[in-house]
RNA sequence: UAAACGCAAACCGGAAGAGAUUCCGGGACGCAAAGCCACGGAUCCUAACCCUGCGGGGAAGGAUAGCCGGGCUGCCUGA
Numbered sequence: 001u002a003a004a005c006g007c008a009a010a011c012c013g014g015a016a017g018a019g020a021u022u023c024c025g026g027g028a029c030g031c032a033a034a035g036c037c038a039c040g041g042a043u044c045c046u047a048a049c050c051c052u053g054c055g056g057g058g059a060a061g062g063a064u065a066g067c068c069g070g071g072c073u074g075c076c077u078g079a
Base pairs, nucleotide, nucleotide: 006031007030011026012025013024014023015022016021029066035072036071037070039069040068041067042064043063044062045061046060049058050057051056
């Protein structure tokens, strides 16, 4: 101390991107939905566009599902 599985943090290598970050391989911090979805909140990014007193600001777009809530789906039966 139910059993059988699953996923994969940090970090390292490679690749994409302006960036946040993502993908592939290695690797396991953890996770009972750490499976999927940007609907609400939160946080993060800024190449191009507009304004500028050149410090920055605005609008717009993007990212995070392992930030929270929500929606959908899924394994098992010791209790």